The RNA shown here (transfer RNA) has 74 nucleotides and comes from a Patescibacteria group bacterium. Lineage of the source: Bacteria > Bacteria candidate phyla. The RNAcentral record of the sequence draws on ENA. It matches the Rfam family "tRNA". From the family's description: Transfer RNA (tRNA) molecules are approximately 80 nucleotides in length. It is annotated as a transfer RNA. The coordinates come from a structure-prediction model, not an experiment, and the mean pLDDT is 80.
Formats: sequence, C1' cells, structure tokens
RNA sequence: GGUCACUUAGCUCAGUUGGUUAGAGCGCCGCGUUCACAUCGCGGAGGCCAGUGGUUCAAAUCCACUAGUGACUA
Repeated sequence: GGUCACUUAGCUCAGUUGGUUAGAGCGCCGCGUUCACAUCGCGGAGGCCAGUGGUUCAAAUCCACUAGUGACUA
C1' cells in the first nucleotide's frame, strides 16, 4: 500500500434482512436479610448506538466518506 471484519452502558456482548419504550450478564448505588461480612431477594442510576453527510414518512440497522481497533496479504 491492498483486501476484509469490527466500533451499542464502566467491562463483555445481544439487537432475526428499517417501524410502537435500546436490552442482558458482570460491575456500581440504595433497601431488606445478618451481631457483622458474604450469599440471596427487591429497586435504581448509567447510552444522544465512533464522527460527518446522504437515502427514506421513519435509520443503532441501508449507502458514502473520515477516525480508531484487529486479521490476512504485498
């Protein structure tokens, strides 16, 4: 340099070919349970879905470019 994949919560990830409120596990905070801690139960906070532009009545989802990460290759 070329080709391909990925980017969604603090971390690891889902989101079935565009549509009604964006979710799970772990972690964090609070309450209950305990003499206390752990475990367990209940509740809660936390995301402008990497960025910009485009298509569409409607975009996390489709298209282009940019940035980052990884793999293969010269």